[in-house]
C1' cells in the first nucleotide's frame, strides 16, 4: 500500500428497511432476612464510531473517513 471482518448501554451481545433500539451482567431502590448472600419486583443508563447520501421511513442499504483484528505484498 491492497483486501476481509468488526465498531450498538459501564461490560458481553441481539436487532437482515417500519413497533418506544432490547437481553444478560453491572449500578440504584424496594420486598425477603436478625444482618448479609441468593431470589423476586421496579428503576437508571444508548440520539447505534464519525460525516454525508438513498428512501415516506436507516442501527440496517450506498459513499467517504477514523479505530481495532486478520490476511496479502
Nucleotide at each position: 500500500g491492497c483486501g476481509u471482518c468488526a465498531g450498538u448501554a459501564a461490560c458481553u451481545c441481539a436487532u437482515u428497511g417500519g413497533a418506544u433500539a432490547g437481553a444478560g451482567u453491572u449500578c440504584c431502590a424496594g420486598a425477603c432476612u436478625c444482618c448479609g448472600a441468593c431470589u423476586c419486583u421496579g428503576g437508571g443508563g444508548g440520539u447505534a464510531g464519525c460525516a454525508g447520501g438513498u428512501u415516506c421511513g436507516a442501527a440496517u442499504c450506498c459513499u467517504g473517513u477514523c479505530u481495532g483484528a486478520c490476511g496479502c505484498a